[in-house]
Context: one part of a larger RNA
RNA sequence: GGCGCGUGGUGGAUACCUAGGCACACAGAGGCGAAGAAGGGCGCGUAAACCGGCGAAACGCUUCGGGGAGCUGGAAAUAGCAUCGAUCCGAAGGUACCCGAAUGGGGCAACCCGGCAGACUUGAUCGUCUGUCACUCCCACCUGAAUGUAUAGGGUGGGUAGAGCAAACGGAGCGAACUGAAACAUCUUAGUAGCUCUAGGAAGAGAAAGAAACAUCGAUUCCCUCAGUAGCGGCGAGCGAAGCGGGAAGAGCCUAAACCAAUCUGUUACGACGGAUUGGGGUAGUGGGACAGCAAGAUGGAAUCUGAAAACUAGACGAACUGGCUGGAAUGCCAAACCAAAGAGGGUGAAAGUCCCGUAGUCGAAAGUGGAAGGAUACUAGCUGAAUCCCGAGUAGCGUGGGGCACGUGAAAUCCCGCGUGAAUCCGCGAGGACCACCUCGUAAGGCUAAAUACUCCUGUGUGACCGAUAGUGAACGAGUACCGCGAGGGAAAGGUGAAAAGAACCCCGGGAGGGGAGUGAAAAGACCAUGAAACCGCGUGCCU
Numbered sequence: 001g002g003c004g005c006g007u008g009g010u011g012g013a014u015a016c017c018u019a020g021g022c023a024c025a026c027a028g029a030g031g032c033g034a035a036g037a038a039g040g041g042c043g044c045g046u047a048a049a050c051c052g053g054c055g056a057a058a059c060g061c062u063u064c065g066g067g068g069a070g071c072u073g074g075a076a077a078u079a080g081c082a083u084c085g086a087u088c089c090g091a092a093g094g095u096a097c098c099c100g101a102a103u104g105g106g107g108c109a110a111c112c113c114g115g116c117a118g119a120c121u122u123g124a125u126c127g128u129c130u131g132u133c134a135c136u137c138c139c140a141c142c143u144g145a146a147u148g149u150a151u152a153g154g155g156u157g158g159g160u161a162g163a164g165c166a167a168a169c170g171g172a173g174c175g176a177a178c179u180g181a182a183a184c185a186u187c188u189u190a191g192u193a194g195c196u197c198u199a200g201g202a203a204g205a206g207a208a209a210g211a212a213a214c215a216u217c218g219a220u221u222c223c224c225u226c227a228g229u230a231g232c233g234g235c236g237a238g239c240g241a242a243g244c245g246g247g248a249a250g251a252g253c254c255u256a257a258a259c260c261a262a263u264c265u266g267u268u269a270c271g272a273c274g275g276a277u278u279g280g281g282g283u284a285g286u287g288g289g290a291c292a293g294c295a296a297g298a299u300g301g302a303a304u305c306u307g308a309a310a311a312c313u314a315g316a317c318g319a320a321c322u323g324g325c326u327g328g329a330a331u332g333c334c335a336a337a338c339c340a341a342a343g344a345g346g347g348u349g350a351a352a353g354u355c356c357c358g359u360a361g362u363c364g365a366a367a368g369u370g371g372a373a374g375g376a377u378a379c380u381a382g383c384u385g386a387a388u389c390c391c392g393a394g395u396a397g398c399g400u401g402g403g404g405c406a407c408g409u410g411a412a413a414u415c416c417c418g419c420g421u422g423a424a425u426c427c428g429c430g431a432g433g434a435c436c437a438c439c440u441c442g443u444a445a446g447g448c449u450a451a452a453u454a455c456u457c458c459u460g461u462g463u464g465a466c467c468g469a470u471a472g473u474g475a476a477c478g479a480g481u482a483c484c485g486c487g488a489g490g491g492a493a494a495g496g497u498g499a500a501a502a503g504a505a506c507c508c509c510g511g512g513a514g515g516g517g518a519g520u521g522a523a524a525a526g527a528c529c530a531u532g533a534a535a536c537c538g539c540g541u542g543c544c545u
Base pairs, nucleotide, nucleotide: 001544002543003542004541005540006539007538008537009536016496017495020467021466022464023463024462025461026460027459028458029456030455031165032164039099040098041097042055043054044053050074051073052059061093062092063091064090065089066088070081071080104113105112106111114133115132116131117130118129119128120127135162136161137159138158139157140156141155142154143153169200170198171197172196173195174194180187184234210217211216221248222247223246224245231239232238252448253447254446255392259280260279261278262277263276264275265274266273267272285426287391288390289389290388291385292384293383294382300379303377304376305375306374311369312368313367315363316362317361322335323334324333325332337354338353339343345357346356347355397421398420399419400418401417402416403415407433428443429442430441431440432439483490484489503529506517507516508515509514
């Protein structure tokens, strides 16, 4: 030195555990904000560095409920509070410094400096306190140019108007590339990612100028199917419908115009005609309405207010077991019982229906939320006739250039946009995939509309062939922390004594650290603390060299 065996150290694997995560289901909520948000700064404690809570009324104030013995947050100790009901829980209020949309002005956020009115203080100033003072928009009133009436502009008052923040879902505008095509350009990725604007609890769509096919259906949306079909496609890669059918849900309405009237106003040959505003009227495709005549006050719901109950925001009651044995400890074993509308689950010194919290079941609200019926307010209908009038215009269509439709210009309809051109009013107009005829369907060029659908920052309950500390969130632990970066930004590691601190009085060695006794404990498990693998490093011993 090597190998073997034994025995230690180091190390923190493994098994066990869970305080934290992950996913989903059901229900709720789906917003907060100038009445100052989200997010922060600085403070507030007997002492107070951190976390949490709170705001100069500062570990908290008031009222009303619950609850019933301890409390003074995590977190000890001192000093205190509490059956005259504290701490704690719920509802409604009060307070709420400074910054921040930040809004009196400024500013390098958490700071500086003001105006006006009132109050306090002072001999007076200074100072302090309360209220108010940004911009835009809306309403009312006053004023008021060029310019005569006016208007622009200005001023005063009023506004619970807007702004800013927020996870995903929605609508809209702009809009890639890597990639695939085994290269690449049309194409694909993809109208995706990203950026922007903006809304709601959903949004968007929506009451046929529809879908169809000789028969019909009857707004929209979503799911299944149709169907990887019909098609599109350097006919490559790929892209990819729709009607029917089956379900979920179900709801329909308001205007423009014709006509009538009022008010204002322009022209006027004073007969009238035109324009604007408001009110009535009217809303359709078996065409409807105006107009002329006749008749009536029903009915309805999706608006606002009021509003019962359930339910929610604290809670309450809640059955039934003892003995022996082992053990540190009984929930284990043995024996003999009991409850059960409760044998879900958790805890308790090992494994508990009957020890504790609970569970089944039952009950409960002063206050707030919630909201049915009913009530109030506002709104809301018909019949006959057929001469005349109306039925959404720079629109439809067409040409041209694009976009979007599953559809890449194609025979390319339908839909949308730029430029140009440019109709008709029911004997009208559009569509049925170029186009024409016949036939059929519909009624454009105004608007509104619940539900079925999408999502989850958040609240409650529950579940898991989800994880169990290199896993599961980045984060089980004072984590978006420490640390890195000028910055945008990046971003960790780190859980376990014991049933209970009973956390080792006292003695000895030592400066201490540490150790040896003693003591605690079931066990030192001794705080570098449960288990304690391997690598790695010793010690002892056998053999070999």